[in-house]
Molecule: transfer RNA
Organism: Candidatus Campbellbacteria bacterium GW2011_OD1_34_28
RNA sequence: GCGGUCAUGGUGUAAUGGUAACACUAGGGUUUGUGGAUCCCUCAAUCCGAGUUCAAUUCUCGGUGACCGCC
Numbered sequence: 001g002c003g004g005u006c007a008u009g010g011u012g013u014a015a016u017g018g019u020a021a022c023a024c025u026a027g028g029g030u031u032u033g034u035g036g037a038u039c040c041c042u043c044a045a046u047c048c049g050a051g052u053u054c055a056a057u058u059c060u061c062g063g064u065g066a067c068c069g070c071c
Stems, first nucleotide, its partner, number of pairs: 001070007010024004018054001026042004047063005
């Protein structure tokens, strides 16, 4: 220099254009003599910019970062 894959709560992962889901973590409650475990509730996220579309996590372009391959 060229090509490919990836980027989503604090963490690990879903979501084939139509209200972003699940588990763990955190906070509150239930229960308990205390603690743990159980059960219920809540908070919390789409890497950045532009485009297409009635509507974008999803499609297109550019950028940033990580990993892999070629040279």